[in-house]
């Protein structure tokens, strides 16, 4: 840079000590202990793998030993545009993750 997905799901312990939720604003979480690290556990099923279909290297189903990812809140909400004009809806941008 390209592309797919982002309303579901899944936590305890030890060390550690005050911060964290990308950024800004809000709103939250946090000494009934934050971030981070480690161990074990779990969720999911992008890649991989198996079978089938298809022929566009795409689709369906399965699997979870392997490569990643994830385990407060919709990607916590809004941030730009359109519709509506109170609430709200749709799309984009940005971000995250996978694959290339």
């Nucleotide at each position: 840079c390209u592309u797919a997905u982002c309303a579901a799901g899944a936590g305890c312990a030890g060390c550690g000590g005050a911060g964290g939720a990308a950024c800004a604003g809000g709103u939250c979480c946090u000494g009934u202990g934050a971030a981070g690290c480690u161990g074990c556990g779990g969720c999911a099923a992008c890649c991989a793998c198996a079978u089938c279909c298809u022929u566009u290297u795409g689709g369906a189903u399965g699997c979870a030993c392997g490569g990643u990812g994830c385990c407060a809140a919709u990607u916590c909400c809004u941030g730009c545009g359109g519709c509506a004009a109170c609430c709200g809806c749709c799309g984009a941008a940005a971000g995250a993750u996978g694959a290339g």

The RNA shown here (SAM riboswitch aptamer (S box leader)) has 100 nucleotides and comes from a sheep gut metagenome. Its mean pLDDT, the model's own confidence on a scale to 100, is 85. The sequence is in RNAcentral, with records from MGnify.